[in-house]
RNA sequence: UAGAUCAUCGGCGAUGGGGCUCGCCGAAAACGUCGCCGCAGGCGGCUAAUGGCUCCUACUGCUUA
Numbered sequence: 001u002a003g004a005u006c007a008u009c010g011g012c013g014a015u016g017g018g019g020c021u022c023g024c025c026g027a028a029a030a031c032g033u034c035g036c037c038g039c040a041g042g043c044g045g046c047u048a049a050u051g052g053c054u055c056c057u058a059c060u061g062c063u064u065a
Base pairs, nucleotide, nucleotide: 009026010025011024012023013022016056017055018054019053020052021051032046033045034044035043036042037041
């Protein structure tokens, strides 16, 4: 320096944090979707604080005091 294996370690899973859980990664895992112009970028629209469940916070709508 390169490759392989392991995981008690760490990280990641389209906007924040906690708990549980699932998957993935070891310098990678990751960086949503639709339409138009058009070939590398630009413009417009839509859903969502979760990978999943749940709680808190922020935001939005309705109702009551």
Molecule: Fluoride riboswitch aptamer (crcB RNA motif)
Organism: bacterium